This is a predicted structure of a 524-nucleotide part of an RNA (small-subunit ribosomal RNA, 5' domain) from an uncultured prokaryote.
Context: one part of a larger RNA
RNA sequence: GAUUGAACGCUGGCGGCAGGCCUUACACAUGCAAGUCGAGCGUGAAAGCUCCUUCGGGAGUGAGUAGAGCGGCGGACGGGUGAGGAAUACUUAGGUAUCUGCCCAGUAGUGGGGGACAACUCGGGGAAACUCGGGCUAAUACCGCAUACGCCCUACGGGGGAAAGCAGGGGAUCUUCGGACCUUGCGCUAUUGGAUGAGCCUAAGUCGGAUUAGCUAGUUGGUUGGGUAAAGGCUGACCAAGGCGACGAUCGGUAGCUGGUUUGAGAGAACGAACAGCCACACUGGGACUGAGACACGGCCCAGACUCCUACGGGAGGCAGCAGUGGGGAAUAUUGGACAAUGGGGGAAACCCUGAUCCAGCGAUGCCGCGUGUGUGAAGAAGGCCUGCGGGUUGUAAAGCACUUUCAGUAGGGAGGAAAGUCUGUACGGUUAAUACCCGUAUGCCGUGACGUUACCUACAGAAGAAGCACCGGCUAACUCCGUGCCAGCAGCCGCGGUAAUACGGAGGGUGCAAGCGUUAAUC
Repeated sequence: GAUUGAACGCUGGCGGCAGGCCUUACACAUGCAAGUCGAGCGUGAAAGCUCCUUCGGGAGUGAGUAGAGCGGCGGACGGGUGAGGAAUACUUAGGUAUCUGCCCAGUAGUGGGGGACAACUCGGGGAAACUCGGGCUAAUACCGCAUACGCCCUACGGGGGAAAGCAGGGGAUCUUCGGACCUUGCGCUAUUGGAUGAGCCUAAGUCGGAUUAGCUAGUUGGUUGGGUAAAGGCUGACCAAGGCGACGAUCGGUAGCUGGUUUGAGAGAACGAACAGCCACACUGGGACUGAGACACGGCCCAGACUCCUACGGGAGGCAGCAGUGGGGAAUAUUGGACAAUGGGGGAAACCCUGAUCCAGCGAUGCCGCGUGUGUGAAGAAGGCCUGCGGGUUGUAAAGCACUUUCAGUAGGGAGGAAAGUCUGUACGGUUAAUACCCGUAUGCCGUGACGUUACCUACAGAAGAAGCACCGGCUAACUCCGUGCCAGCAGCCGCGGUAAUACGGAGGGUGCAAGCGUUAAUC
């Protein structure tokens, strides 16, 4: 000199953009952060209103609504944190013995049956959490049978294995009037290829300590079983005795890694906040289940510590999600708004959910921009300070005169972020037995904004509301007076102060930066 996720002191007008617990991976009150589908399925209230009534109640509507339940998909994404980990991580370059829901393309199917379990009802246990037993019932839930282009196994003879329906429309034909049947769309099953994502392997790189020199028995290799989606001591048995190491094994310390950031002419050094990729973790430790995917932050089980409830028998919980609280600390924000946009989950869609996200709030935390007036004005006013008492300086500075109105204020106008989508017309095309339905294209109508008192524009008023901080001995730009008297004090280094201190304290003046200025800490 440059820089910072900074803090502290003094001061503080406005806006844009960005960033804001670096410390206790400490403990957490409260609310919200993952749901959705009735076009998979069986069920199904109540309040209110109307009517009737024997005053007990009943009927209709509310409504096939709310609500649970079975089932499907999603809760493995998104969001947080950096504890652990020095290599099962990360980066770069390769490899393959593998899997991959939803998505895209192809091929072949989607026939015919069965028995349950919730919800519900009845009964029991419990303070509760919840739970047990009997009975009824549906399905795209579950299980056989049939079929098998391709698929899997094979000793090549053969053997094995699927599926589910739902919604819209309809001219004939049949009908038990429910529908069958046809067709369209969405699904379902098997399989092939792709895309995407993931698993695994190899090599090189990746902090410092030798006051850590030897380490290793599933250890190193083989055979044969097992196991996995998959190679492999991954695992069991048996056999052999190997494997690593001064090119630093082992041990102990520290640390998430990278793209990058800061600085520097570069080489390098230090760092890894924000943004992006990867990894790891989710009260601590362990475990598996489900699933295409987890050994799963807001799932399950066990153990532990802690907190809470309890009828003492037993139960409940996990903010390193967003806010917020206590604590720690020099120090770090609102228990805000909206799904309008972008994106995600579910759904045919409408739509629902979304503390992701978009916005707003707080703090000069940083960067950038703007303002705090402009011109004129010598009687060089008054006052202050200095003085050699003549004057000098503050100083065109002020006052005065003439203007302007950015920003802030008040009032009015007012873009863009909105395109989709829905409904409904019209035209054309596709599908089809069909001019239904459905799909696509074009066009028209309706209509959606949290921010928001938006940006921006116009008008009004009046210089009106807006400057401080540090320094002035040398380094280093900027000097005098008073006070003090090795005292009080200053100080980054050299050093100042013991009676004329440009170095302490105050004043006047000056210098440098400026909504900031200094100090401290840290890095180059």